[in-house]
A computed fold for a 271-nucleotide part of an RNA from Methylophilus sp., annotated as large-subunit ribosomal RNA, domain VI. RNAcentral holds the full RNA, with entries from ENA. Its Rfam family is "Bacterial large subunit ribosomal RNA". Gene Ontology terms of the family: structural constituent of ribosome and ribosome.
Context: one part of a larger RNA
């Protein structure tokens, strides 16, 4: 930029990519075959490995801004009690969200269609034979359609529902009835801005901007860690107890307490 007025949203499906995999056991049936050893095809049913994908409710692990224990120095005058460094968390013990696998789930199922090699059926050229020369039928993990995902720039630019509306001013044309263009505010709608986000480098994309729960505090709750400081009480002390305490990041509700304020651009005129 097009996609013949401007927008919002919901699709169609030309195209185009993914998946396509293998084994074991049991039935059938010790059946058919076979002197016996041995051992079936066809149908069915159970588990499975590998790889894919999506997910984090269970296991498992990471979690250097969460909670505890612990050394040596250093600092808060000292004591308790803490902070800061220790060569990317000093060093051990756990761990919320989230991100993962070693967990969960799901997949390659199922139907068709033409169709290779092959097997044929009618059948002649060639009285016979012959699947092929007219005709005509079965046959593969493969083609094609069937599953999943993009997909209308598919300039062949499709389709369907909704929303807006007919102004002001200049410039050429006019068969005066209009016509073309170019400009300005504007509608619907968008964009800037602003407060975010399981989307993200950044743009993008969602989502919310007082008519309002987007974030952030704040309150409850979940969940982590494990029983905080000061006080007292026991004990002669370490040390118990009063304490499921006290502290907590991303978690789930609620509250307008703080920002999301005021605003600013664009953006049809057409049958």
């Nucleotide at each position: 930029c097009g996609c013949a007025g401007g927008a919002g949203a919901u699709u169609u499906g030309a195209g185009a990519g993914g998946a396509g995999c293998c084994g074991u056991c049991c039935c059938u049936a010790g059946u058919a075959c076979g002197a016996g050893a041995g051992g079936a095809c066809c149908g069915g049913g159970a588990c499975g490995g590998a790889c894919c994908a999506a997910c984090c409710g269970c296991c498992a692990g990471u979690g250097u801004a969460c909670c505890a224990g612990u050394g040596g120095u250093u600092c808060c005058g000292c004591c308790a009690g803490g902070g800061g460094c220790c060569a990317a968390u000093g060093c051990u013990g756990g761990g919320u969200a989230g991100c993962u696998g070693u967990g969960u789930u799901g997949g390659g199922a199922g139907u068709g269609g033409a169709u290779a090699a092959g097997c044929g059926c009618u059948g002649a050229a060639a009285g016979c034979a012959u699947c092929u020369a007219a005709g005509u039928g079965c046959g593969a993990a493969g083609c094609c359609c069937a599953c999943c995902u993009c997909a209308a720039g598919a300039u062949g630019a499709g389709a369907u529902c909704u929303c807006c509306c007919a102004u002001c001013a200049c410039u050429c044309c006019u068969u005066c009835g209009g016509g073309a263009g170019u400009g300005g505010g504007u509608a619907a709608g968008a964009c800037c801005c602003g407060c975010g986000g399981a989307a993200g480098a950044u743009a993008a994309c969602c989502g919310c901007g007082u008519a309002g729960a987007u974030a952030g505090g704040c309150u409850a709750c979940a969940g982590g860690u494990g029983u905080a400081c000061a006080g007292u009480c026991a004990g002669c002390a370490a040390u118990g107890g009063c304490u499921u305490a006290g502290c907590c990041g991303a978690g789930u509700a609620g509250u307008a307490c703080u920002a999301a304020u005021c605003g600013g651009u664009c953006g049809a005129g057409g049958g």